[in-house]
RNA sequence: UGAACGCUAGCGGCAGGCCUAACACAUGCAAGUCGAGGGGUAGAAAGUGCUUGCACUUUUGAGAGCGGCGCACGGGUGCGUAACGCGUAUGCAAUCUGCCCUCUACAGGGGAAUAGCCCAGGGAAACUUGGAUUAAUGCCCCAUAGCAUUAAGGAACGGCAUUGUUCCUUAAUUAAAGAUUUAUCGGUAGGGGAUGAGCAUGCGUACCAUUAGCUAGUUGGUGUGGUAACGGCACACCAAGGCUACGAUGGUUAGGGGCCCUGAGAGGGGGAUCCCCCACACUGGUACUGAGACACGGACCAGACUCCUACGGGAGGCAGCAGUGAGGAAUAUUGGACAAUGGGCGGGAGCCUGAUCCAGCCAUUCCGCGUGCAGGAAGACGGCCCUAUGGGUUGUAAACUGCUUUUAUACGGGAAGAAACACCCCGACGUGAGGGGGCUGACGGUACCGUAGGAAUAAGGACCGGUUAACUCCGUGCCAGCAGCCGCGGUAAUACGGAGGGUGCAAGCGUUAUCCGGAAUUAUUGGGCGUAAAGCGUCCGCAGGUGGCAUCUCAAGUCGGCUGUCAAAUCCCAAGGCUCAACUCUGGAUCGGCAGUGGAAACUGAGACGCUAGAAUCGUUGUGAAGUGGCUAGAAUAUGUAGUGUAGCGGUGAAAUGCUUAGAUAUUACAUAGAAUACCGAUUGCGAAGGCAGGUCACUAACAACGCAUUGACGCUGAUGGACGAAAGCGUGGGGAGCGAACAGGAUUAGAUACCCUGGUAGUCCACGCCGUAAACGAUGGAUACUAGCUGUCCGGCGCACAUUGGUGUGCUGGGUGGCCAAGCGAAAGUGAUAAGUAUCCCACCUGGGGAGUACGUUCGCAAGAAUGAAACUCAAAGGAAUUGACGGGGGCCCGCACAAGCGGUGGAGCAUGUGGUUUAAUUCGAUGAUACGCGAGGAACCUUACCAGGGCUUAAAUGUGGUCUGACAGGAUUGGAAACAGUCUUUUCUUCGGACAAGAUACAAGGUGCUGCAUGGUUGUCGUCAGCUCGUGCCGUGAGGUGUCAGGUUAAGUCCUAUAACGAGCGCAACCCCUGUUGUUAGUUGCCAGCGAGUCAUGUCGGGAACUCUAACAAGACUGCCGGUGCAAACCGUGAGGAAGGUGGGGAUGACGUCAAAUCAUCACGGCCCUUACGUCCUGGGCCACACACGUGCUACAAUGGCAGGUACAAUGGGCAGCCACUGCGCAAGCAGGAGCGAAUCCACAAAACCUGUCUCAGUUCGGAUCGGGGUCUGCAACUCGACCCCGUGAAGCUGGAAUCGCUAGUAAUCGGAUAUCAGCCAUGAUCCGGUGAAUACGUUCCCGGGCCUUGUACACACCGCCCGUCAAGCCAUGGAAGCUGGAAGCACCUGAAGUCCGUCACCGCAAGGAGCGGCCUAGGGUGAAGCUGG
Repeated sequence: UGAACGCUAGCGGCAGGCCUAACACAUGCAAGUCGAGGGGUAGAAAGUGCUUGCACUUUUGAGAGCGGCGCACGGGUGCGUAACGCGUAUGCAAUCUGCCCUCUACAGGGGAAUAGCCCAGGGAAACUUGGAUUAAUGCCCCAUAGCAUUAAGGAACGGCAUUGUUCCUUAAUUAAAGAUUUAUCGGUAGGGGAUGAGCAUGCGUACCAUUAGCUAGUUGGUGUGGUAACGGCACACCAAGGCUACGAUGGUUAGGGGCCCUGAGAGGGGGAUCCCCCACACUGGUACUGAGACACGGACCAGACUCCUACGGGAGGCAGCAGUGAGGAAUAUUGGACAAUGGGCGGGAGCCUGAUCCAGCCAUUCCGCGUGCAGGAAGACGGCCCUAUGGGUUGUAAACUGCUUUUAUACGGGAAGAAACACCCCGACGUGAGGGGGCUGACGGUACCGUAGGAAUAAGGACCGGUUAACUCCGUGCCAGCAGCCGCGGUAAUACGGAGGGUGCAAGCGUUAUCCGGAAUUAUUGGGCGUAAAGCGUCCGCAGGUGGCAUCUCAAGUCGGCUGUCAAAUCCCAAGGCUCAACUCUGGAUCGGCAGUGGAAACUGAGACGCUAGAAUCGUUGUGAAGUGGCUAGAAUAUGUAGUGUAGCGGUGAAAUGCUUAGAUAUUACAUAGAAUACCGAUUGCGAAGGCAGGUCACUAACAACGCAUUGACGCUGAUGGACGAAAGCGUGGGGAGCGAACAGGAUUAGAUACCCUGGUAGUCCACGCCGUAAACGAUGGAUACUAGCUGUCCGGCGCACAUUGGUGUGCUGGGUGGCCAAGCGAAAGUGAUAAGUAUCCCACCUGGGGAGUACGUUCGCAAGAAUGAAACUCAAAGGAAUUGACGGGGGCCCGCACAAGCGGUGGAGCAUGUGGUUUAAUUCGAUGAUACGCGAGGAACCUUACCAGGGCUUAAAUGUGGUCUGACAGGAUUGGAAACAGUCUUUUCUUCGGACAAGAUACAAGGUGCUGCAUGGUUGUCGUCAGCUCGUGCCGUGAGGUGUCAGGUUAAGUCCUAUAACGAGCGCAACCCCUGUUGUUAGUUGCCAGCGAGUCAUGUCGGGAACUCUAACAAGACUGCCGGUGCAAACCGUGAGGAAGGUGGGGAUGACGUCAAAUCAUCACGGCCCUUACGUCCUGGGCCACACACGUGCUACAAUGGCAGGUACAAUGGGCAGCCACUGCGCAAGCAGGAGCGAAUCCACAAAACCUGUCUCAGUUCGGAUCGGGGUCUGCAACUCGACCCCGUGAAGCUGGAAUCGCUAGUAAUCGGAUAUCAGCCAUGAUCCGGUGAAUACGUUCCCGGGCCUUGUACACACCGCCCGUCAAGCCAUGGAAGCUGGAAGCACCUGAAGUCCGUCACCGCAAGGAGCGGCCUAGGGUGAAGCUGG
């Protein structure tokens, strides 16, 4: 907001109510009235005659004809119309006007018809034909008439051109009506008024230029006709005009205005209700009547549609009020009354009136009222929430107590709107005015008032993430759904759904649609254009816009005054009436528009007259790769000829194609050809731009300075237009050396229609003609003026100084061209007198990205194509500048067993072990690039164990409480069973009798290695022991941020020094801690034994010793301290000194801010979810040990630097009582049986490589030991699945390992053995430690990998494992085109042509006037045709 939809709904008032189909309409009503215009019928009443049902008289009198007025108003709708249609202001000297008012004059005489009625016909009907007769306020004739009309002539006055007004003269023409109750109403002609209408004009009034030309009655003139009137309005003739870029013509859309919504305003949008104007009345045309119509409820014709029909013919028009169907998201009663207001007729009573006044329906809008008010805390019950023995909230809310009664209900009273007209009465007259009386209410017993009782009859909808006022729980789990925008939902959702609570509105609340605002986001007020969208490629220039100094005039713009108008309503203000308000009434008022009138003169304008500062001209002096056309030069290249000369040349990353013994390349000489001009040469110069480069000549143009000689604003800009305009391309004709699209070949490559190479055609060059575009760029239009500086350079001028053959230096000045910077501007980067600063003028252009500079149309072009230039659809961004990171097959510097240099391995074999896969009842689970895979597990036969099969239990253990029960429980024996478990027998409390204690069963509290490591804590891995990561204050920047932390050095190091808008500080680095390397002091057992003594076959065995080793506490020592060199310093260097150790001595612990949603819910803890006779728990057996296969980590080897046999020597760490075990005996051995010592510096454990000797002699072996057979030992309840070890026998693969790959820089690698944890035993070749022997190599930082700092680019920020481009399948959406099909509108041409006006004719009718008839012109409509336009 004329709204619609969803949910909801107590009352009243004022308004409003088909926005769509101007679609079709059943039914009823919406325009009649007058008997005082006329004739008069049916009927009624009374009377008379009387043949009782006919006639006559009188009175009265419908209906229908004739006649008058009205029907042109009122009411509806918005089709058409872009127009004098509307609005506003004027004009009519170019006009009309019924009824009404006023004034003047008048109304005499006569006539012929016709409807009705009557008679007779036709037709279904609608209707209609003929005959006879009749009236009027119907019609006609004669008379009378001028202030009327026409024509001619004259005079006076006026105006605005045509001309107007008044007066005089002459001629001609036209009038009338009556009625009746005698008082009125009418009639005719003319003048004036009022009202209404007509016409003309200025200004205003939508979009499209992808509509640019339109026009023949067209424009004008003369004449005639027509009209109320002017006019090409129509016609005849004449002329050739008229409109248009200030938008004609065409197309599309649309009734216009007062006003309404919004907005601060300017504007933007709209045109419902109410008022004014216009247009229309089924569609199209036409006239008649009339004062008025080309007529909504009249006529005729044509068409479409509907209806009736006897098939021959007829009827109709709701865009009047109701109502129906249809369409649609959607819009009401087939109501009452003429009581009021108004209209028509009438003298009047009165009649008519879907105008109007009322009522009905609808929360459709606006306004008002109510649904109660006060008290009331045990802060009730219930609900909801929480940190849950308790609180919070709902909430004074409820209950309860008191009060009130609007509204609703019932009853009673009860208006205003009504005053007139008509009628009656009154006044000295009066028909007018006035007074009095009386009549009239649809709404309606309505509004309103009173009484009664009782809180009684009355609350919802939306929302609660931000915008935006309002928060929690549950459910759901990217599902269901929400959403205006951003966005929410993937298991803790304030965003979905529900609930509790809350917020804001409230008889409404939300949603949708539309309009304005915010939006300065079309910018007149009030924007922009270097890089975000946007400066035409450049110049010339018509129109247009705009314009220097001074004086005078005018008054168009401009500024005041006054007058008229802009209807009313509306808006605003002030009073008034409905209880208030909405609503309404009365009065007032501003701004503003148009027109008129009279003033002002600053500014703009117009006119006049001057000026010289702008502009132009002239002169002088110069300048330049400015242009056009000739002439000409040298180098280079190619080619040709000739000579010399011989095997290659050429080319590339490397090659090949190619050239060459028919003599190339190379080189020498000569000749020819075309193109381009090295050096000079430069941030140089010139030109409007494109562009211009060897030299010289001719012609042409430009620019600068100086002079201030000439003109005197002549200027600036510039739509349309014109000219020029790189390269490529096109046409014609030349030319063609080099280069070189296309093309060919060779390479490269997965491919290579490319990059590279060898060739090579158009082209490149010239002349002429097209094309007209470029990142045509300073991405910056032109002109003018002003606004700090510094410093170059080019071309001029003027000084000064020095030299003087030309000059050099310096200063000022004009113009050009560069750099840096201030103010200012700018989003910033930047710009900054050559502005992107401050201003003025003019032009071009922009308005989110894509679609798209595309399509269609048009213009240009030979073509290529250019110019102009959309929409549908789609996205929520696209974009600019800067910041921090990350990244780069960008750059610089640096580091690391990163590479390189070395040593030894892995990858091949067998076995061990882990993983994947497969299998299985189960092979429990986790770990998966580096950073999983001998990892969790530092010990899976049972247990562990979480898995599977089967069998059981329903609560184990601990603790507490409540009630109940018992006197046990436990132990022993025994039965069934795989065991768990179930059962049998036996033994068995205290007491003060109150109970205590204990146990059983029971209820509540459990339990879960179930899920989520992406809800978490804690712990851990990795980048990485890399050198980084930050903060405070200050400063810089609009800001993100920066600075510090950068730069120059130096270091292992953000380590330190110097410099410095920074100064300091923190976490990291380093140091402080532990072990080890040297020494000292202290101490001296279980360790040690030099010297002294004792003793033994021998041994620190003993006495003793405290020196040494060692043990374990303290201390010292190393700090670039010293020297030399380099360096500002920090620091670095040195076969330096000294020293056990030298530049961090070696090793360990120690891991910044953070990254990987890294790992772990199965160590532990914990939120949420899940299970509860089971996903808990107990037991037996099995499984975790499976095995076509693949991978990781290891062990043992392949042998002679070795194997075997014998002999000899030297450790350290750590462990030990359910233990380590000497020693003795037995056994081949594992081991067994005895048995000292030791809870340990005391006892226990042969270290091995090594060394010495012997043997083997290169072989699948005396290497290697897998596998298998047999026999044993040990642990353990139990070695089958599934233990270790010993003995005998067996004796597999394997002869040094492909691609690839790992570790290590010194006591390290390599190699050798030893110990320990776990543990009954052990699958240990693993892990963690200990010592023995003990190397090689590092030139160096190009490369691979990882990392650090600085810098650069970026369209990346999940950050290059990023981002992102194009094709393609199927489906869908939108659009362009094509073939074909099918509509529409407006014209053109031809044919036909109704009704009707007009004209002509007329032998028929009529005395005549005239009429019928016939003909003609024109038109609607119909038909045909061609060409376009526009849809589907």
The RNA shown here (small-subunit ribosomal RNA) has 1432 nucleotides and comes from Cytophaga-like bacterium QSSC1-18. Rfam family: Bacterial small subunit ribosomal RNA. Rfam links the family to the GO terms ribosome and structural constituent of ribosome. Model confidence (mean pLDDT): 82 of 100. The RNAcentral record of the sequence draws on ENA, Greengenes and SILVA. The source organism's lineage runs through Bacteria, Pseudomonadati, Cytophagia, Cytophagales and Cytophagaceae.